A computed fold for a 169-nucleotide RNA, annotated as Lysine riboswitch aptamer. The coordinates come from a structure-prediction model, not an experiment, and the mean pLDDT is 78.
RNA sequence: AGGCAAGAUAGAGGCGCGAAGUUCAUCAGUACGCUCCCGCUCAGAAGCAGCUUUUCGCGGAAGCCGAAAGGGAACAUCGCCGAAGCAUGGAGAUGCAGCUGCGCUCUCUUUGCUGGGCCGUCGGGAAAGACCCGCCGGACUGUCACGCAAGUGGAGCGCUAUCGAGUAC
Numbered sequence: 001a002g003g004c005a006a007g008a009u010a011g012a013g014g015c016g017c018g019a020a021g022u023u024c025a026u027c028a029g030u031a032c033g034c035u036c037c038c039g040c041u042c043a044g045a046a047g048c049a050g051c052u053u054u055u056c057g058c059g060g061a062a063g064c065c066g067a068a069a070g071g072g073a074a075c076a077u078c079g080c081c082g083a084a085g086c087a088u089g090g091a092g093a094u095g096c097a098g099c100u101g102c103g104c105u106c107u108c109u110u111u112g113c114u115g116g117g118c119c120g121u122c123g124g125g126a127a128a129g130a131c132c133c134g135c136c137g138g139a140c141u142g143u144c145a146c147g148c149a150a151g152u153g154g155a156g157c158g159c160u161a162u163c164g165a166g167u168a169c
Stems, first nucleotide, its partner, number of pairs: 002169001003167002007163005014081001016080004021075004033064003037060004044056003047102006084114004089109005095104002115141002118138003122134004143154004
């Protein structure tokens, strides 16, 4: 001086990712409320099942009034580049009349999968033909490896730059 390399810092991908905000549409002329009429009756309703028996009668038509949450789009802002998403196990919080179990919502966490967005089939969620999630397929794109090339293959536990404990020669 060169090789390998734990680790540290910075950075790239691009219709890139996430969050809260404003406006708009949708939800929806729906729910709730009021008026009136009809039907059912001690059976029913209050997320589902069981129990309690706490509360309330229950269902429907017409008329008047008339939302919101969740989900989304556009805009600008902020934080970022395993960004984040999904699945899975565990713990906890909250409300749904009370209790138990489940479910829905939220928080923390284990493990696993996915480089990225786009398009399509199918499946799931959703009020939804919006949108979201997943499998599969397609071309594209960034990156690395192999190859003269055409191209093929891999995965973010990756790649690029700088520094580099240490280590064999």